Large-subunit ribosomal RNA, domain VI from Parasphaerochaeta coccoides DSM 17374, 271 nucleotides, folded computationally. The full RNA is in RNAcentral, with records from Rfam. Taxonomically the source falls in Parasphaerochaeta coccoides (Bacteria, Spirochaetota, Spirochaetales, Sphaerochaetaceae).
Context: one part of a larger RNA
């Protein structure tokens, strides 16, 4: 752009992809079976392995400044107490969301048509025979399907369910023509606060009739008992105050800040 008005939400599934694996035990049973040795089908349970896929409760990583510790050296005038560089974390000890595997969970199934080889069953050409010639059955991890995913530009452009528009005038070489006046819906985009979305776009939330983000106020959860003071020690230090300070992202809460207003496209009943 199309899909015969627009328009939003939900779907059908033509097709198109992905999967598609396996081992070992137990039990049936030491039965069938075999002189004996051994030793099953067909069945039902069970635990593995590779390999997918989805998550973070749990176990383990990462966690560039969440939080402690420490060495040098400069700085805030000194003490104390902090800060900067020493990898574009100095170094060490942890370490929360998130992202992950080495962690959790699940997946292959079964079913159901249709066949291969190869196994019937009736059966004649051929008074027999004979699975085949007429006919009907059984029969594979394969093949149609059954599961997961995409999917109506599937132009054959599909279904539903809901919303929206009901005014008037000239002009014509009259054609689905041409212009002018009012209107401008439903809906959208456009702006802006954001997003385990995400290169851009896209998509998703939220814009005050508001919990989108930031803050702050409360919780998890991490750090590991803060500064200051007192007490004990010449001191380093230690104890008390104090499971104390502090604190990304996580889980609520609050309009305190920021999403303001306004315009823009969208049009008038549809070959």
């Nucleotide at each position: 752009c199309g899909u015969u008005g627009g328009a939003u939400g939900u779907u059908u599934g033509a097709g198109a992809g992905g999967g598609c694996c396996u081992g070992c035990c137990u039990u049936c049973a030491g039965u069938a079976c075999g002189a004996g040795a051994g030793g099953a089908c067909c069945g039902a349970g069970g635990u593995g392995g590779a390999c997918g896929g989805a998550c973070c409760u749990c176990u383990g990583g990462u966690g560039u400044a969440c939080c402690g510790g420490u060495u040098g050296u400069c700085g805030c005038g000194c003490c104390a107490g902090c800060g900067g560089c020493a990898u574009g974390c100095g170094c060490c000890g942890g370490g929360u969301a998130g992202c992950c595997a080495c962690g959790u969970c699940c997946g292959g199934c079964a079913g159901g048509g249709a066949u291969a080889a190869c196994c019937g069953c009736u059966g004649a050409a051929a008074g027999c025979a004979u699975c085949u010639a007429a006919g009907c059955g059984g029969g594979a991890a394969g093949c149609c399907u059954g599961c997961c995913u995409c999917a109506a530009g599937a132009u054959g452009a599909g279904a539903c369910a809901u919303c929206c528009c009901g005014u008037c005038c000239c002009c014509c070489a009259c054609g689905a023509g041409g212009g002018g006046a009012c209107u401008g819906a439903a809906g959208g985009a456009a702006c802006c606060a954001g997003g385990g979305a995400g290169a851009c776009u896209a998509c998703c939330u939220g814009g005050u009739c508001g919990a989108u983000a930031g803050g702050c106020c409360g919780g998890a959860g991490g750090u590991g008992u803060a500064c200051g003071c007192a007490u004990g020690g010449c001191a380093a230090c230690a104890u008390g105050u104090u499971c104390a300070g502090c604190c990304g992202a996580c889980c609520g809460g609050u309009a305190c800040u920021a999403a303001u207003c306004a315009g823009c496209c969208g049009u008038g009943a549809g070959g």